About this RNA
Model confidence (mean pLDDT): 86 of 100. The RNA shown here (SAM riboswitch aptamer (S box leader)) has 105 nucleotides and comes from an Anaerolineae bacterium.
RNA sequence: GCUUCAUCCAGAGCAGCAGAGGGAAUCGGCCCGACGAAGCUGCGGCAACCCAGCAGGCGUGCUGAAGGUGCCAACUCCGACAGAAGGUAUUCUGGCAGAUGAGGG
Numbered sequence: 001g002c003u004u005c006a007u008c009c010a011g012a013g014c015a016g017c018a019g020a021g022g023g024a025a026u027c028g029g030c031c032c033g034a035c036g037a038a039g040c041u042g043c044g045g046c047a048a049c050c051c052a053g054c055a056g057g058c059g060u061g062c063u064g065a066a067g068g069u070g071c072c073a074a075c076u077c078c079g080a081c082a083g084a085a086g087g088u089a090u091u092c093u094g095g096c097a098g099a100u101g102a103g104g105g
Stems, first nucleotide, its partner, number of pairs: 002104007013043005021032003026080004044072003049068002051064005076097001081094005
């Protein structure tokens, strides 16, 4: 990198190093950033996918958090494609793309 399934309107940050970018990519918008971005490290936290315990025909539910991941501005920051509603602004639904986990080849 390919593929299957599930989830994505909740939640959770300080310090040190560093020094100008960052919010996946393209375009547009809107934000964050020298009152310190990315990245790295330490500590802390959130959540509960895997996991553990219990219950239960199955589906699943409840509890937990030692371990494996993940995550800790804004809905996955918003839009792009299709459909619906609406006088407009806009809203809603689906899709695409993406992220994370657990599997598969």
Overview
The organism belongs to Anaerolineae, within Bacteria.